Small-subunit ribosomal RNA, central domain from a metagenome, 350 nucleotides, folded computationally. The coordinates come from a structure-prediction model, not an experiment, and the mean pLDDT is 87.
[in-house]
Context: one part of a larger RNA
RNA sequence: CUGGGCGUAAAGCGCGCGUAGGCGGCUUGAUAAGUCAGAUGUGAAAGCCCCGGGCUCAACCUGGGAACUGCAUUUGAUACUGUCUGGCUAGAGUAUGGUAGAGGGGGGUGGAAUUCCCGGAGUAGCGGUGAAAUGCGUAGAUAUCGGGAGGAACACCAGUGGCGAAGGCGGCCCCCUGGACCGAUACUGACGCUGAGGUGCGAAAGCGUGGGGAGCAAACAGGAUUAGAUACCCUGGUAGUCCACGCUGUAAACUAUGUCGACUAGCCGUUGGGUCCAUUUAAGGGCUUAGUGGCGCAGCUAACGCGAUAAGUCGACCGCCUGGGGAGUACGGCCGCAAGGUUAAAACUC
Numbered sequence: 001c002u003g004g005g006c007g008u009a010a011a012g013c014g015c016g017c018g019u020a021g022g023c024g025g026c027u028u029g030a031u032a033a034g035u036c037a038g039a040u041g042u043g044a045a046a047g048c049c050c051c052g053g054g055c056u057c058a059a060c061c062u063g064g065g066a067a068c069u070g071c072a073u074u075u076g077a078u079a080c081u082g083u084c085u086g087g088c089u090a091g092a093g094u095a096u097g098g099u100a101g102a103g104g105g106g107g108g109u110g111g112a113a114u115u116c117c118c119g120g121a122g123u124a125g126c127g128g129u130g131a132a133a134u135g136c137g138u139a140g141a142u143a144u145c146g147g148g149a150g151g152a153a154c155a156c157c158a159g160u161g162g163c164g165a166a167g168g169c170g171g172c173c174c175c176c177u178g179g180a181c182c183g184a185u186a187c188u189g190a191c192g193c194u195g196a197g198g199u200g201c202g203a204a205a206g207c208g209u210g211g212g213g214a215g216c217a218a219a220c221a222g223g224a225u226u227a228g229a230u231a232c233c234c235u236g237g238u239a240g241u242c243c244a245c246g247c248u249g250u251a252a253a254c255u256a257u258g259u260c261g262a263c264u265a266g267c268c269g270u271u272g273g274g275u276c277c278a279u280u281u282a283a284g285g286g287c288u289u290a291g292u293g294g295c296g297c298a299g300c301u302a303a304c305g306c307g308a309u310a311a312g313u314c315g316a317c318c319g320c321c322u323g324g325g326g327a328g329u330a331c332g333g334c335c336g337c338a339a340g341g342u343u344a345a346a347a348c349u350c
C1' cells in the first nucleotide's frame, strides 16, 4: 500500500464551534471538463507473448506478427459527475402562538444542623471502641434552656424524573441570558452533512495573588492493634475543601459504543407537548410527536449480549488500531510558574 477492524480481545479524540478538504435533495436548458466510442499520429530497438527459420537438439541467434493497457490531436455520444442557467419544496432555516426544565451568569434571602462565644440552671463525669487508651471535665465539662457569631451544604419534595454538547446542574425570590419541544399557517429556497489544522469549553486534585475558614480532612502528632503497623480503628490536626481573578487541561472525561441521515415485527412503563373519545370535575382510554427506561422478532455477534436510543441493513465524513514487555517511557519540538501535559521512538527481550 491492498486489506481487516475499533461495546468487553489492540483501537471512537473528554465535548462543542468551525477553516481547508471530502460528500451532497427534486427538476429545465446549455456546455462537454470528468466519462464512453471512432479515427489519426506517436508509444525507438532489444526483451516478454504468438507463428516461422538457422546452428544434429536446446540454450543461443534470426524473420514476421501481436502487444506496448500510455500520451496528443480530432470527430462524435450525453445517462451519470462537474460547471453555468432557470425553476421546485420533501433537507436546512426564519417568522408566529404555546409548553416543560437542578441549562448558564449575577444579586438578594430562609430554615434545620454542626462548631465557637456569652448568660441561666445543674453535678461528676463526658467522649470513644471489639475492648480500651490518648483527649475533654470540679478553673464546673457532657446533657438542658435562652441569646449571639460565623462558614458551608440545602433533609422531605426526589422519580432507570428533568435540563445541558460534554464536564456537569438541586432551598426560595429577583434580574440578565442560551438551548429544546409542540401546534398551525406563512416565508427563504439546498442556504446542507462531516470536519485535517485551528479555536473555545472542560470533574477532582494541583499552582499563583488576595480573601475566608463552621464542618470535614491528605500531611503530621498522639492513643490503640500487631511479631512489626510508617496502615485499617480512636483522639487531635495543617494544607485543601469555600469566594474573586488567573493558570493547569487531565479522568473508568464510560453508554468503555464518533457525528449526521435513511430504512427494518411487536409489547410494557415513564416525562414534555398536541389531538380525539368518554366523564359531573378529577382519575381514564385511543392516536400522534419529542425524550427517557424495561423486554423482545428478524438480523448481527467469538460469546456475553445488541435489538427503531442497534452492536441490524446502508450512505457521507472524521478519529483511531496492527503481538506482549521495553513505554505512553527516552530524545527533540510545542505548551506550563511548577507539578507536569502533548506529540512520540529504538536497542534489547519473549
Stems, first nucleotide, its partner, number of pairs: 003322004007304002012318001014201004021194003025088003029084003033081002035077008049065006091191001092188004096183004103177007110154001115149006125136002162169002206247006215241002220236004258317006266295012299306002323350003332343004

The full RNA is in RNAcentral, with records from SILVA.